Overview:
Small-subunit ribosomal RNA, 5' domain from an uncultured prokaryote, 540 nucleotides, folded computationally. The coordinates come from a structure-prediction model, not an experiment, and the mean pLDDT is 83.

[in-house]
Context: one part of a larger RNA
Formats: sequence, C1' cells, structure tokens
RNA sequence: GAACGAACGCUGGCGGCGUGGAUAAGACAUGCAAGUCGAACGCUAAUUUUAUUGGGGUAACUUGAUGAAGUUGGAGUGGCGAACGGGUGAGUAACACGUGGGUAAUUUGCCGUAAGGCUGGGGAUAACUUGCUGAAAAGUGAGCUAAUACCUAAUGUGGACUUUGGGAGGCAUCUUCUGAAGUCUAAAGGUGGGGUGACCUGGCGCUUCAGGAUAAGCCCGCGUCCUAUCAGCUAGUUGGGGGGGUAACGGCCCACCAAGGCAAUGACGGGUAGCUGGUUUGAGAGGAUGGUCAGCCACACUGGAACUGAGACACGGUCCAGACACCUACGGGUGGCAGCAGUCGAGAAUCAUUCGCAAUGGGCGAAAGCCUGACGGUGCGACGCCGCGUGGGGGAUGAAGGUCCUAGGAUUGUAAACCCCUGUCAUCUGUGAGCAAAGCUCUCUAAUUAACUGACGUGUAGCUGAUAGUAGCAGAAGAGGAAGGGACGGCUAACUCCGUGCCAGCAGCCGCGGUAAUACGGGGGUCCCAAGCGUUGUUC
Repeated sequence: GAACGAACGCUGGCGGCGUGGAUAAGACAUGCAAGUCGAACGCUAAUUUUAUUGGGGUAACUUGAUGAAGUUGGAGUGGCGAACGGGUGAGUAACACGUGGGUAAUUUGCCGUAAGGCUGGGGAUAACUUGCUGAAAAGUGAGCUAAUACCUAAUGUGGACUUUGGGAGGCAUCUUCUGAAGUCUAAAGGUGGGGUGACCUGGCGCUUCAGGAUAAGCCCGCGUCCUAUCAGCUAGUUGGGGGGGUAACGGCCCACCAAGGCAAUGACGGGUAGCUGGUUUGAGAGGAUGGUCAGCCACACUGGAACUGAGACACGGUCCAGACACCUACGGGUGGCAGCAGUCGAGAAUCAUUCGCAAUGGGCGAAAGCCUGACGGUGCGACGCCGCGUGGGGGAUGAAGGUCCUAGGAUUGUAAACCCCUGUCAUCUGUGAGCAAAGCUCUCUAAUUAACUGACGUGUAGCUGAUAGUAGCAGAAGAGGAAGGGACGGCUAACUCCGUGCCAGCAGCCGCGGUAAUACGGGGGUCCCAAGCGUUGUUC
C1' cells in the first nucleotide's frame, strides 16, 4: 500500500447493487417449510335439480320417503411425490475432492423413439357398524363392502434360463449376430362419443421388449497440509482356486491352501482440515484463503439397524439403545429448527416471529387448479462497493469576534454580512408503470371423425401483479433540511500561544515530559481524507 462475512470509538443526508450467526454440530416456546389426484375406489355429511310417491291444505303451498344427476366438505383404501428443493461443515488426509481414463463387471421411476399386447376368474381388507381395555397416546375382538389394492389361470410379439449347432470380432477372461429343443415369465381400467343392441371408436392409462436420454454405482493413473521428539506396521492381514452375496467387480463375506503384503520416494501413529471452480495479495514466481454464488462430498439430538422403493440405509419415515426436555390419572406416553422467521445461552459480533405465489422453477392432476419460508419482493444494519448532495456567481470599510504580535500590524478571510441566481437530493401535490408471455374462458373454424373431439389457427373479446399508488413523469415552495474524523518532532503533508513541570500524560519505531515542551492537555491556525474518519485484529 492492498484486502476483510469484520469488531470497537467518534460522527452520520439520499439512492443503486451486493452482503449479514465466523463463537455453542449448544438448548429450543410458537407459527409455517410436502403435498396432490373424485377422470382408480367404496363410504359419509351438507346442498341443488329432477322423477315417483305418502300426509296436511279449497288453493297457493308445506312436510316426509325412495331413485337418478350435479356441486361442496370429511376421514379412509389406492396411485404418484415425499431420495428433489432447503440447511450445516461436526466428521473425513480418504478414490473425499480435482483431473484423465475404464465398466468386455452394472442399474436407471417419470421422459422421448419403435414393435406388440390389455382375455377370464377368485378371496380379502380399511373406511363403516359394534363389543372390550386405556387418563391419554392408542390397542384388541366380531360383522359388512369396493378398486388401477391383492391372488390365480390363459395368451407369449417378446424376454430370462438350460442344452445344442453355425458365422463375425477381440491380446484376453470374452463380445456380438443367427438357428433348434425344453422350462419359466405380463397386464387395469376409468372417462367421453356413436349405435335399439351385440359392438365400434377418440384421447388418458396399464403391460412386455429393444435401443436412447437422464441420473447413479463401482474400478484405475496422477495431484492434494504439518510432524521422525511417530520406524517399523499388518492374521481377513497378502495371494490362490472354490462357494455365498450384490444391480455389479472384489476378502465384500465364508471354509480350505500358500506365506505373503506395506515402508526413509516416509508405511504405521499423532495433530489439523470438508475438497474444487475461485477469492486475495504480488510485476511475476509464489504466499494466504475456500464466507456469499456454482460443482462434488459428508451429516441431520448421540450411537446402531434395516424396511419400503427405480432411487434412502431416508433432516420435517420406522425400529432399538442413550442423554436431555415435556405430558401423566404414576400404569405409561411424546419430542428432535445444521428448513424460514423467532427465543434463551455463550460471544467483540451478525437482521423481520414480514408480503406473495404475479414471475422463474418443482410436486400432483386430463384439466381447471391446489401445494411450494424453493423462489420473487419488502424491512433492518454506513457491513462493503459505486453514484449524488450538503449550494453557485458577485462581494474589501479587508466589518465584528477569536488568535498571534516587535503594538506598527498580521491572520482567520471572499470566509461572513449583503446583492443576484439555481433547484439535484430530501419535503409537499398530482399523475402513474414495465416486468405478462405462455396459459385459461368464450367465439369461429381447418385437418380428422359416423359422432364426440378439435388446433401451435381466428378474434378491436374476456381473466390473472406481491413488489405498488412504488419506480418514473409533471408541478410547488424555499438556501431553506444535510459535515465530520484523524493528524501537525522525524519517518510523514501540516506551527504557534497558554497550562503542566520526569508530574499528569503521549508513543507504530526512534523517543518526548525534571520551568521558555512545534512530541503531554487546551485555544487559534494548518494538513489529509470525507458520509465517513480513525483504532484493533488477520492475510499478502
């Protein structure tokens, strides 16, 4: 000199863009952060329409029962999602990360492409009703019922496995193409339309297989901190053939056999640490660093385990153990903010218990739509960077006051007053957005169809904005509302007076202070930066 997720002191006008729990991976009150689908299914409550029908009434009408259709709500079965998104950096010195390869050792829901298929039957169960137990959480018995839930049979374009034949390729364990025989192996419907009906048909879905995309698993080469006051380490240890296991290779696991394997090119041990793109400094080489943003990894009160699933050994799932906290009728239960806000605590120190799903993206749904503390906004903090302002011009009797003085004057100083202007920002008044495009509703249609359907088409058509009455724009008034901090002995730009008297104090280093202190404290003046200026800490 530069830098910072900074803190502290004094001071503080506005705006834009960023940024903000670095310490206790300490403990957490409260609210919200993952749902959705009725076009898979049965039930239930309310309500509307309609049909049939009973009672009352002369009638208008009123009140029930049953059926059908529609709308809205509720819990439940079922499907998809909940493995994404969001947080944190405790652990980890490791194939964790980076980079380059391999998988002839692998899997992949949804998506897209292509080729086929969706036939028949059955038994349950939740909800519900009801009995019992319990303070609660909940548990248990009996009875009823549905499905795109579950089971079974059929079919087999195909696929898997076994046996067997042929071709092509590869250094190789092998890969690939093709034929035969045998065994095994799928499915689900719902919603519209046409038809008297059998049946036909649209788009949605289900199922088999191939190859693709995407996502992931595994293996290898190289690179990645300090320590030798850590020198030897290792029995599943190193290798083998065999078996088990996995989606898959492998001591991953197992019995058996062999006795190996690693190490001064630092094994083993100890300490520290998430890694990277980057950031920062520097002319560079190099050093330091890894907050925000992005990629990867790891973790979810602590330790362990598996279940479901395409995917987890799963932050807002399950089970076991532990610590802690809460409820309790003392028998027993419940909980997990390193999600967003917020509280306490510790700390030098880090924000609102805010608005909205309008945009972007995600989940579900045929869709309308619902959900989304992701996200988009606003708020708070000079925490940082950048921009703007606190006025401009004229003005000498060089006013007054202050300070100094050789007492003449000098300086503050064109500074002020005074005169003439301007109107940024703030203030007030009015007007007033873009971000919106898709999409949906309605209208008219093309192709297609027997019809439903129906565009990426048509239309001066309609609907949807948190930010926000904000930004912007126009107008009004008036210099009015807006300057401080540090320094002045040398390094280092800037000097004098008074007070003090080795005292009080200063100080980054050298050093100042013991009666004339440009070094302490105050005044005046000056210098440097400026909504900041200094100090402290850390890095180069």

The full RNA is in RNAcentral, with records from ENA.